[in-house]
The RNA shown here (SAM riboswitch aptamer (S box leader)) has 87 nucleotides and comes from an Acidobacteriota bacterium.
The sequence was found by an Rfam model in a public genome assembly.
Its Rfam family is "SAM riboswitch aptamer (S box leader)". From the family's description: The SAM riboswitch is found upstream of a number of genes which code for proteins involved in methionine or cysteine biosynthesis in Gram-positive bacteria.
Its mean pLDDT, the model's own confidence on a scale to 100, is 86.
RNA sequence: CGCUCAUCUAGAGCGGUGGAGGGAACAGGCCCUUUGAUACCGCGGCAACCGGCGCAAGCACGGUGCCAAUGCCUGGAUCGAUGAGCU
Numbered sequence: 001c002g003c004u005c006a007u008c009u010a011g012a013g014c015g016g017u018g019g020a021g022g023g024a025a026c027a028g029g030c031c032c033u034u035u036g037a038u039a040c041c042g043c044g045g046c047a048a049c050c051g052g053c054g055c056a057a058g059c060a061c062g063g064u065g066c067c068a069a070u071g072c073c074u075g076g077a078u079c080g081a082u083g084a085g086c087u
Base pairs, nucleotide, nucleotide: 002086003085004084005083006082007081008080013043014042015041016040017039021032022031023030026075027074028073029072044067045066046065048064049063050062051061052059053058071079
C1' cells in the first nucleotide's frame, strides 16, 4: 500500500520557530487567519480504539490517535480519517 470490521453531531490549552495561506482531493458555499493561520518543536490536555488495572463506576499505566466550526455544509461517495485484525 491492499483487504475485513467498527466509528466519525461529544471532548481537549499554553509557549517557541516562522511568515501566508488554511479548512483531505475537485466544484459550489461558508468559515478560520498579520489580534499570526497551515506546518514543526516543547510542555500540557482529551479519552476514540486496542492492551492493562478495577466487582463496577472508572483510571490515564502502555500502544496508536486527537485537541475551530457535524468529516464545516452540499454534490460525486465505489470518497476521506482513525482504531483493531489480516496479507